About this RNA
The RNA shown here (transfer RNA) has 67 nucleotides and comes from a marine eukaryotic metagenome. Model confidence (mean pLDDT): 82 of 100.
RNA sequence: CGGGUAUAGUUCAAUGGCAGAACUUCAGCUUCCCAAGCUGAAAAUGCGGGUUCGAUCCCCGCUACCC
Repeated sequence: CGGGUAUAGUUCAAUGGCAGAACUUCAGCUUCCCAAGCUGAAAAUGCGGGUUCGAUCCCCGCUACCC
């Protein structure tokens, strides 16, 4: 210099139109207790701009990581 990646605590989805799942955590139920199981809840788009009625998605820059 060139290419790629960045979404929940973790691993991953998401054709420009309400950001989802699994695991984890918390609460409840169940159990003599634990585990397992069931129900519910919390939790996220790396940062700054642009385009658009509307951006996780398109464009530019920065940062971090990988090749």